[in-house]
Background
This is a predicted structure of a 552-nucleotide part of an RNA (small-subunit ribosomal RNA, 5' domain) from Ligilactobacillus apodemi DSM 16634 = JCM 16172. The organism belongs to Ligilactobacillus apodemi, within Bacteria. The sequence was found in a public genome assembly. Its Rfam family is "Bacterial small subunit ribosomal RNA". The coordinates come from a structure-prediction model, not an experiment, and the mean pLDDT is 80.
Context: one part of a larger RNA
């Protein structure tokens, strides 16, 4: 001199972008942070409407035998269809994304290069084939018991794209035999024997016991995408850490996983690291990157991005394509709450907040308009992801605080050799401006897309729906009446900090006297102190100055 996720003093007009718990992986009230499908599927319940039926009240009209029939409007109750709405329950997909933190981890964790003839991959693409025929249940419901509660048991009953045989079947899987290959187990094609599946499902249309769209359901291959494993190579300190190992190092049979392995068991051998630093201590997530620096280097590792690990401590499985799961489960602990003392509930390192801890770090805010996930056919729902405002000079950039003109060198402070100098064109004055402000008014982009309805056309159909496509018209904005733009008005509302003895740019006065004090180094200060205090002057930055603390 650069830099900061700063902080602590005075001060502090604005605007656009960014950043904000580095300490106690400490404890947490309240809230909300993941659901969603009625087009899987029973069953409850609303209201409206539409339709038929019966009553009961007025009104109207007709027939007229003057109080009886029929008809029609309107309200109202009951009852059944049909539309529709909402849902607790089964059922399916999500809930292994996304957010957070950085405690562990010196390790194939990460970076960088390969490899898997040792793997798996839901939903998504292509492609080939199927989609026949049964059968038992059980939640919900009713009833009912126990319990203070969370919950829990019995009794009965009922449906699926919930469950469970049976048929068909390969190109799959295993077993063998032939070819060909190759990379050591092997790997690939061919044929033969065994085995092994589905949801007759929803929604639409039609010319309707049927045939066709659309999304779902089975099996197989292929991708696509995403993970698993294994190997080289890189990258901390301490030798005042010098020996370390028994599942340890190899092998065989057995298990296990998706899959290679002492992964893990039995038995059999006695090997395996290490001074190219093994073991232990210690410290740290690691990287793209950021800071410095001419490079080399050093140092860090907030913000964003990739990658690992955690979810209060520690252990475990379970479902599932994927997890040993941050807002799932079970077992302990330790802490908190409730309790009828039997026994139950929780987990912010998810957005805000709150207490403590600290030199120190924000709102218990709008909104799903956009992006982008999940779920649905769709319309929609959900989303503290994320888009936005809020709050802090925390950082970086812009831009203000006015401009012109003006010597009587006013007034007035300050030094003075009393002549004067010097703040100073600075001020006033006397002209203009109107960023920025205030007040008023128009006022966006950000919306593409979908959805409704109309219309044309392309495939496909025996036709229709229904799909794509173009067109046309609908409907949607949180920020926000914001940015921006016009107008009108006022110089009116907007400068500090810090230095001034050398280094290092700026000097006198006085006041105090080794006292108060100052300071990064040298070092001032004991009576003339340009070095302490105040005062005028000056220099240096400027919405900032400066000090601290780290780093080059």
């Nucleotide at each position: 001199g650069g830099a900061u996720g700063a902080a602590c003093g005075c001060u502090g007009g604005c605007g656009g972008c960014g950043u904000g718990c580095c300490u106690a992986a400490u404890a947490c009230a309240u809230g909300c942070a993941a659901g969603u499908c009625g087009a899987a599927c029973g069953a409850a319940g609303c209201u409206u409407c539409u339709u038929u039926a019966u009553c009961a009240c007025c009104g109207a009209g007709u027939g007229c035998u003057u109080g009886c029939a029929c008809u029609c409007a309107c309200c109202g109750a009951u009852a059944a269809a049909g539309a529709g709405c909402u849902u607790a329950g089964u059922g399916g997909c999500g809930a292994a994304c996304g957010g957070g933190u950085g405690a562990g981890u010196a390790a194939c964790a990460c970076g960088u290069g390969g490899g898997c003839a040792a793997c798996c991959u839901g939903c998504c693409c292509a492609a080939a084939a199927g989609a026949g025929g049964g059968g038992g249940a059980u939640a919900a419901c009713a009833c009912u018991u126990g319990g203070a509660a969370a919950c829990a048991g019995g009794u009965g009953c009922u449906a699926a794209u919930a469950c469970c045989g049976c048929a068909u079947a390969a190109c799959c899987a295993c077993a063998g035999u032939u070819a060909c290959c190759g990379c050591a187990u092997g790997g690939u094609a061919a044929c033969u024997g065994u085995g092994u599946a589905a949801a007759a499902g929803g929604u639409g249309g039609c010319u309707a016991u049927g045939c066709u769209a659309c999304c779902g359901c089975u099996u197989u291959u292929g991708g696509a995408u995403g993970g698993g494993c294994c190997c080289g190579c890189g990258g901390c300190g301490c030798a005042u850490u010098a020996g370390c190992u028994a599942g340890u190092u190899g092998g065989u049979g057995a298990g296990g996983u998706a899959a290679a392995g002492g992964c893990u068991u039995a038995c059999c051998a006695a090997g395996g690291c290490a001074a190219u630093g093994a073991u232990g201590c210690g410290u740290a997530g690691c990287c793209g990157a950021a800071c410095u620096g001419a490079g080399a280097g050093g140092u860090u590792g907030a913000u964003c991005g990739g990658c690992c690990a955690c979810a209060u401590u520690g252990g475990g499985a379970c479902u599932g394509a994927g997890a040993c799961a941050c807002g799932g489960c079970c077992c302990a602990a330790a802490c908190u709450c409730c309790u009828a003392c039997g026994g139950g509930a929780g987990g912010c390192a998810g957005c805000a907040g709150u207490a403590g801890g600290g030199a120190a770090u924000c709102u218990u805010c709008c909104a799903c308009a956009a992006u982008g996930g999940g779920c649905g056919a769709a319309a929609g729902c959900c989303u503290g992801a994320u888009g936005g405002a809020g709050c802090a000079a925390c950082g970086c950039c812009g831009c203000g605080u006015g401009g012109g003109u003006g010597a009587a060198g006013a007034a007035g402070g300050u030094c003075u050799u009393c002549g004067g100098a010097u703040c100073g064109u600075a001020a006033a004055a006397c002209c203009c401006u109107g960023u920025u402000g205030u007040u008023a008014g128009a006022g966006a982009a950000g919306a593409a897309a979908g959805u409704g309805c109309g219309u044309g056309a392309g495939a496909g159909u025996a036709a229709c729906u229904g799909u794509u496509c173009a067109c046309g018209u609908u409907u949607c904005g949180a920020c926000g009446g914001u940015a921006u733009c016009u107008a009108a008005c006022c110089a009116g509302a907007a400068a500090g900090c810090c230095a001034c003895g050398g280094c290092u740019a700026a000097c006198u006065a006085c006041g105090u006297g080794c006292c108060a004090g100052c300071a990064g180094c040298c070092g001032c200060g004991g009576u003339a102190a340009u070095a302490c205090g105040u005062a005028g002057g000056u220099g240096g930055c400027a919405a900032g100055c400066g000090u601290u603390a780290u780093c080059c």